[in-house]
Context: one part of a larger RNA
Order: sequence, then C1' cells, then structure tokens
RNA sequence: UGACGGGGGCCCGCACAAGCGGUGGAGCAUGUGGUUUAAUUCGAAGCAACGCGCAGAACCUUACCAACCCUUGACAUGGGGGUCGCGGGACCAGAGAUGGUCCUUUCAGUUCGGCUGGACCCCACACAGGUGCUGCAUGGCUGUCGUCAGCUCGUGUCGUGAGAUGUUCGGUUAAGUCCGGCAACGAGCGCAACCCACACUUUCAGUUGCCAUCAUUCAGUUGGGCACUCUGGAAGAACUGCCGGUGAUAAGCCGGAGGAAGGUGUGGAUGACGUCAAGUCCUCAUGGCCCUUACGGGUUGGGCUACACACGUGCUACAAUGGUGGUGACAAUGGGUUAAUCCCCAAAAGCCAUCUCAGUUCGGAUUGUCGUCUGCAACUCGGCGGCAUGAAGUCGGAAUCGCUAGUAAUCGCGUAACAGCAUGACGCGGUGAAUACGUUCCCGGGCCUUGUACA
Repeated sequence: UGACGGGGGCCCGCACAAGCGGUGGAGCAUGUGGUUUAAUUCGAAGCAACGCGCAGAACCUUACCAACCCUUGACAUGGGGGUCGCGGGACCAGAGAUGGUCCUUUCAGUUCGGCUGGACCCCACACAGGUGCUGCAUGGCUGUCGUCAGCUCGUGUCGUGAGAUGUUCGGUUAAGUCCGGCAACGAGCGCAACCCACACUUUCAGUUGCCAUCAUUCAGUUGGGCACUCUGGAAGAACUGCCGGUGAUAAGCCGGAGGAAGGUGUGGAUGACGUCAAGUCCUCAUGGCCCUUACGGGUUGGGCUACACACGUGCUACAAUGGUGGUGACAAUGGGUUAAUCCCCAAAAGCCAUCUCAGUUCGGAUUGUCGUCUGCAACUCGGCGGCAUGAAGUCGGAAUCGCUAGUAAUCGCGUAACAGCAUGACGCGGUGAAUACGUUCCCGGGCCUUGUACA
C1' cells in the first nucleotide's frame, strides 16, 4: 500500500421488512445430470451452466454410429496432355452415392496457326481438406462485479524509501454531484449532459386518414371541408426559473404557485481502470501440435427424440372471483413484393341461461380409432381435428424466486427463423392492484477508520 475480520462509524440497492403472485407437491413441455446405447455429436458448470449456443434435429441440418464407396479429392492456385463444350432426356445394375449404355444439343474471338479466352476430362506433383487438440499460446466478440462511483495522471510538497498528499475533512447529491475548507494546484477516463422513444402545445402538409358545420347514403358512401382525430417533418416547452421556509450569506433540502409534465419527468441506448488464466479454437480469424487411401470427401439407414432415477426453467390445473352453452363490444405492434386503400386480425370484460361443492358438467394426462395438412418421405420421430377413453391432482414439507405503477397479476395478438412443427424467445396492446413503519437483522456494494502470525 492492499486484502481480510462472526472490528467500529456513515450510506445505498426489491437486500431485509410491508405486501401481491409464484416455484418446491400433481400431469405434461423443455434443458441438464446420471444411466443406457453401435451412436445417444460437441460445448456451457455457484451467483454469471441447466426453454443456454439451437430465430425452430423426420431427410437435409449433423459435427455422432453402422454399412457401402472416393483418394489431387466436394472447394482453390500452378504444370503437361486430350476433347470442344455446357445443358436436357431415356434405359440397366444398385439402398443410394456411383457405374454402364443410348438419344438430343454442338462455345466465343481469330492474323485460320490449337493461336487466345472459356469449359470439361485424364496424368504426376506441389498442395487441398480436418466442427481433430490446446480459450492455460492468441485476436475478435461476450458474460460478471455494475450503470456500482469509482480509477488515474502532470507539476508541486512531505517521506531515506515503499509511498503519501491531491481523492482526506464539514455539509450535500442518484453520482469523486456540487459548495466550503485544506500543501496543494490543475487535468484525463468514468457521472451528468449531448442521442432515441413516450407525455403537452404550436406550425407546415391533408390522401389512402378524419367528419364539426351543409347536403347525401345501407355505409365518410358521395359532394364538400382540413376544424377535430391521426400521420410525419420543423419548432417550443422544465431551468430549482418564481414565492415562502430552512441552511453557513453556500451547495442544497422542504413546502407552494403556475403548468401537459417538477426537481434525473418516464423508459431506452450508453458499461471507466480493472477482476474472474471467466466463456468461446464448433461463428470467424489465428500460432503450435496432430491426421493425409484418412481424424479428409460422398451416400443410405440409424442416432442427437433412449429411460429404474435426480435437478433447473416453464405450461396446465386442482375450480363457483369458476366451468359449459348462447349473446357480445372495444386494441396496438407487425406481416403480406406494392398498399393509412385490400387481407391476417383479438381475448379477458359485460348480459342471459345452466351446473350447486362432488374427484364433479372441475381437471385434462394416457390410450384406441377415424380423418386431414405440410413434405420425395410423418415407422423410429411432426402438427391439427372428430368420436370414445377419462389418470394424477382438493393449493403443495424444509426451503426458495419475481415485482415499487400503467409495475405485479391477468387476457389475448403479432413477428423472426421455418416446407411443416413453441407451453420457448422477442415485441404489442386490453383490464389493472396491494404495500414500503423503517434500516435491528440476512445478502451484495461504496467511503472513512481500526487490528492483523496474510501478500
């Protein structure tokens, strides 16, 4: 100087507390461990691995396994020789890759010289190729402490020196934020602001949007209008600016006015010096090592979907604040080649009827059967629907998680990737709470201080 302490002081955070809803019990989905397997490809491992890489494994993907094939190779550059293309179709053998036969079609320029370009085939070698190893050789990218308020430097001063000072102290702040003081004076990376969206107003524009006034229609349908809504450009608006109190006359804090919004308005983007030899050689790049008739390449089939079990994350329930039947409005994002025009478009809510506390008209697993969609192909192994079946489950032990407002909870909708496949992910809107006395305690963090057989 740091690190650590079941030392001290101050402070913060859904950290506790106060609340609301869950997980842990059941069934299923999904990931993981384990076991099994010819193979169940590989990676990720406390927080920060486990609905993670995977925005989608029937083939492909695919890296794994079995069998069958190829060896200058599926791909690149270079040398020599040959052919003139390429492409399309049919037949045979084969699981196919592949091998064989036949038909059709016959490149461009040209000094008419295989001369040039291009394509294909053959030969030999340099080489290709490797999702093989090492993330503890690396780049790049990422997670995490943590959006925590810190991390440093120049000059000066102090100290023999390591170093200290500044950065400590008194206030204050979300903040090393600002004020005051001080052997310090300044500066940099962070904080904040500058960026985007939302909330208010004005202005410009007025079709595909809108309809107050005037007509018109079943209907903003049409004439008409651009007020309003809305859309998308520009501008304004919030700064502790004003008032009172408090404070040290400061920074600020408390209350108030006005205001759409008030003290960082709300949300996002933004992640300092560094830590974890954190993660990734299977995105990519790359040193070294290794393979080279195979650890490379192709194909068919299988596997990644197995199942005594264990864990994580979810979905659906256990019902009457409900189920069922009927009726029944009101969104936003986004997508569809173009489209404010057309299409995809809600559900919960509300109203009526019924069920009356039961393993039930709860719950829907499982199984049988029929059908349908996508796709060469749904056996291993897809989705959806009809009929039948109708399991566990009566609110979950110890323990544990999320959330402070348009949030939690609840309800549906859209999108990416995708032929098809979501309870996942990312977005969108509808309905819409409770609680926070407080900081003693648990966890994590910041500053000062103290002890130390630690570095």

A computed fold for a 455-nucleotide part of an RNA from uncultured Rhodobacter sp., annotated as small-subunit ribosomal RNA, 3' major domain.
The RNAcentral record of the full RNA draws on ENA and SILVA.
It matches the Rfam family "Bacterial small subunit ribosomal RNA".
The coordinates come from a structure-prediction model, not an experiment, and the mean pLDDT is 81.
The source organism's lineage runs through Bacteria, Pseudomonadati, Pseudomonadota, Alphaproteobacteria and Rhodobacter.